RNAcentral holds the sequence, with entries from ENA and MGnify.
Transfer RNA from a Pyrinomonadaceae bacterium, 74 nucleotides, folded computationally.
Model confidence (mean pLDDT): 81 of 100.
The same sequence occurs in records of 2 taxa.
Rfam family: tRNA. It is annotated as a transfer RNA.

[in-house]
Order: sequence, then C1' cells, then structure tokens
RNA sequence: GGACCAGUAGCUAAGAGGCUUAAGGCAGCGGACUCUUAAUCCGAAAAUCGUGGGUUCAAAUCCCACCUGGUCCA
Repeated sequence: GGACCAGUAGCUAAGAGGCUUAAGGCAGCGGACUCUUAAUCCGAAAAUCGUGGGUUCAAAUCCCACCUGGUCCA
C1' cells in the first nucleotide's frame, strides 16, 4: 500500500428497509422468599446502533468517506 471481517446498554449479543416501543443473557437497581447471605422467582431501568455525509415517504439495516480493532496479501 491492497483485500476482507467486526464495531448495537457497564459486558456480551440478535436484528438484513416499515411489523412492538431496537430481542435475549450476564452485571447493576427495586421487591418476594430466607434468621441472614447465597441460590431461585418477580419487576423496572439503561443503547436514536463507531463518526460524518448521501439515497428513501421511511435507515441499525442500502451507498460513500473516515476512525478503531482483527485477519490475510504484498
């Protein structure tokens, strides 16, 4: 220098143009249970989706550029 993959709550992770308000798990928070803790169960909250543009009536999702990480080639 080139190619490809990934980036979505604190961590992990689904989603592939409209369907519900962006699933689920772990952690954290509130509660039940318990003498207490743990375990178990119930509940609520937290992400405008790496950044900036574009396409579209509508974008996490499609296009472009860039950033970060990884793999491969030279």